[in-house]
Context: one part of a larger RNA
RNA sequence: UCCAACUAAGGGAACUCGGCAAAUUAGUCCCUUGUCUUCGGUCUAAGGGAUCCCUGUGGUUGUAUUCGUAUGAAUGCAACUACAAGGCGCAGUGACUAAAGGUGUCCGACUGUUUACCAAAAACACAGCUUUCCGCAAGUCCGAAAGGAUGUGUAUGGGAAGUCACGUCUGCCCAGUGCUAGUACCUCAAACUCCUUUUCAAGGGAGCUAAGGGCUAGUAAACGGCGGGGAUAACUAUAAUUCUCUUAAGGUAGCGUAAUACCUUGCCAAUUUAAUGUUGGCUUGCAUGAAUGGCGUAACGAGAUACCUACUGUCCCUAGUUGGAACCCC
Numbered sequence: 001u002c003c004a005a006c007u008a009a010g011g012g013a014a015c016u017c018g019g020c021a022a023a024u025u026a027g028u029c030c031c032u033u034g035u036c037u038u039c040g041g042u043c044u045a046a047g048g049g050a051u052c053c054c055u056g057u058g059g060u061u062g063u064a065u066u067c068g069u070a071u072g073a074a075u076g077c078a079a080c081u082a083c084a085a086g087g088c089g090c091a092g093u094g095a096c097u098a099a100a101g102g103u104g105u106c107c108g109a110c111u112g113u114u115u116a117c118c119a120a121a122a123a124c125a126c127a128g129c130u131u132u133c134c135g136c137a138a139g140u141c142c143g144a145a146a147g148g149a150u151g152u153g154u155a156u157g158g159g160a161a162g163u164c165a166c167g168u169c170u171g172c173c174c175a176g177u178g179c180u181a182g183u184a185c186c187u188c189a190a191a192c193u194c195c196u197u198u199u200c201a202a203g204g205g206a207g208c209u210a211a212g213g214g215c216u217a218g219u220a221a222a223c224g225g226c227g228g229g230g231a232u233a234a235c236u237a238u239a240a241u242u243c244u245c246u247u248a249a250g251g252u253a254g255c256g257u258a259a260u261a262c263c264u265u266g267c268c269a270a271u272u273u274a275a276u277g278u279u280g281g282c283u284u285g286c287a288u289g290a291a292u293g294g295c296g297u298a299a300c301g302a303g304a305u306a307c308c309u310a311c312u313g314u315c316c317c318u319a320g321u322u323g324g325a326a327c328c329c330c
Stems, first nucleotide, its partner, number of pairs: 001325008010316002014314001019311001027051005036041001038165001052087002055084013088092001100309007107301002112124002128163007139150004166296004171226003176223002178219005185214003192207005227245005254288001255285001266282006
C1' cells in the first nucleotide's frame, strides 16, 4: 500500500453522473392514522407508547375436592391474560434475528416471462377489445402421395392477425397498394373445331375459352395518408370572417419544449443562497395525435427521474484497531 471487518470529535451529501457504498429503521402488543380510490385497498401509511425481574390483585379456560343443585359457589393446581406498586442497568425483541420513511412526475394496468455466461426493462406475455377465414368430405398446417395434426373438437368452436386491465373516446380520406364482390362488353394459353400450300406431316390463319387483367363498386380496429399563399375588427396585436391555388382527404377530440422540440439553458411561476435539474402553466407541435391506439388512472414495479425528513467516514480530512496478502531485512 492492498484485501476483509470495526470505530471515530465537529459538520452532515459540502462527495459523486447519481446518497454508489455505508449508516439509520427493524420483532410483538397498544394507541392513533392523511391523501387518493376501481370502495377491495393505499396500510405495518405517517406518528407515539410499551417490552426485563420481583410482588400483589383481577379476569377467562381446564382440572380436582367440598357444598349445593335450576343456573352454580368456595378452595387448590395449571395455562393464557389485564392492571398496579416496587427493583436494577446507559441500554430489557439488551446478543442473534429483524422494513428507513415520505412527496411529485414518466413508462408499463396488475401476478408472470426474457438475452444459460456483460442488458430483467418502458421489451414479451396477459385478461379484456376488435378484425378476418371456416357449416366439417370445412378452414389452417405437415407430407411427393397414402396419410396425419387441430380433433374424444363443431361457430359459446378452431385457425390467422392487431391492440392490450379499467374509465373516457376512437375524427376525416378508398386517389395509390392490398382484400372482397360484381361484370352486358374487351383482352387472354394450350387443348378442341374449321380453313389452308393437289394429298399426308410439320407449319400458317380463323373461331371458341378458364383463372387472371381491363371495367364497376365496397372496404382503413386493411398497408397507409391527413396542405400552401394573401387580406380583414374604432390604439396595437390577433383574426370569428373572406379571396385564391390545390388534394383522395387536408390532423378532429385530446395531449404538448414531451422517453417525441432543431432553435433551446424557449417564456412565466414554484423549489434553491445559487438549478442546462424537477414540477405546474403557456405553447406558433423542426417532425404530437387517436386499437401503427389518444388522453386519464387507484393498486403494483430489484423500472426511469426530481425533492424532503432521518441517517451516516460519501465528503471536509483523515486517523486508529483486528485478521490476511504483498513489500523490506535476516
Molecule: large-subunit ribosomal RNA, domain IV
Organism: Candidatus Woesearchaeota archaeon